[in-house]
Molecule: c-di-AMP riboswitch aptamer (ydaO/yuaA leader)
Organism: Planosporangium thailandense
């Protein structure tokens, strides 16, 4: 002096996932965001069962292979995709990078005023110098 990792603080980024007040052995409560449950109205009738339902952007198509209880289904790759995120002050266009999972309820829920229940994990980056216009704020 360089890189590599590992703790602190700081900034960002994804999401609802932050703030504040105690306790301090364990256990909390509050705002704030978020999610789920739950009438009238509406939502055509009946019959079936191969069930059916949430959060989430994360569905859905085609091609291959494998497996199975073989009208089909599962599960892997590869392509695409309906939908999201990010380029360090917003907003909109353009460009460019990416994600397109994952669990959960347990035969049960359409919306749904009142009411009743729950979450507030977790995972990543770090000099930031993508371009335009537009309207802000600061100095």
């Nucleotide at each position: 002096g360089g890189g590599a990792c590992a703790g602190g603080c700081c900034c960002g980024c994804u999401u609802a996932a932050u703030c504040g007040u105690g306790c301090g052995c364990g256990u909390a409560c509050g705002a704030g965001c978020c999610g789920g449950g739950g009438a009238c109205c509406c939502a055509g009738g009946u019959g079936u069962c191969c069930g059916g339902g949430g959060u989430g952007a994360a569905u859905c198509c085609g091609c291959g292979a494998g497996c199975c209880a073989c009208c089909g289904g599962c599960c892997c790759g590869c392509g695409g995709u309906a939908g999201g995120g990010c380029g360090a002050g917003c907003u909109u266009c353009c460009c460019g990078c990416c994600c397109g999972a994952a669990c959960c309820c347990g035969u049960c829920a359409g919306c749904u005023a009142a009411c009743c229940c729950g979450g507030u994990a977790g995972g990543c980056g770090g000099u930031a110098c993508g371009g335009a216009a537009g309207g802000a704020g600061a100095u």